């Protein structure tokens, strides 16, 4: 350095749920909270799941357009260095 790992050391992060608030809505934001998390730091490229619109006698799928990174993958960046 890198891998692996989370010992050892500083620490971060924050689920449900509560309260404001934003948005048709999924879902976000902001304060409490701690279920957890060695990337639960960052990116919406691939898939997944959710919302919403067209469309259609009515539907499935496909379409556009939006969210989810703490659903998987994949990219990029960090700390620490015991074995």
């Nucleotide at each position: 350095g890198a891998c692996a790992g989370g010992a050892c050391g500083a620490g971060c992060c924050a689920a449900a749920c509560c309260a404001g608030g934003a948005g048709u809505a999924a879902u976000c934001c902001u304060g409490g909270g701690a279920c957890g998390g060695a990337a639960a730091g960052c990116c919406a490229c691939g898939g997944g799941u959710c919302c919403g619109g067209a469309g259609u006698u009515g539907a499935a799928g496909g379409c556009c357009g939006g969210a989810u990174a703490g659903c998987c993958g994949g990219g990029u960046u960090g700390c620490c260095u015991c074995a």
A computed fold for an 83-nucleotide RNA from Deltaproteobacteria bacterium HGW-Deltaproteobacteria-1, annotated as c-di-GMP-I riboswitch aptamer. Its Rfam family is "c-di-GMP-I riboswitch aptamer". Rfam links the family to the GO term cyclic-di-GMP binding. NCBI's taxonomy places the organism under Bacteria, delta/epsilon subdivisions, Deltaproteobacteria. It was read from a public genome assembly, where an Rfam model found it.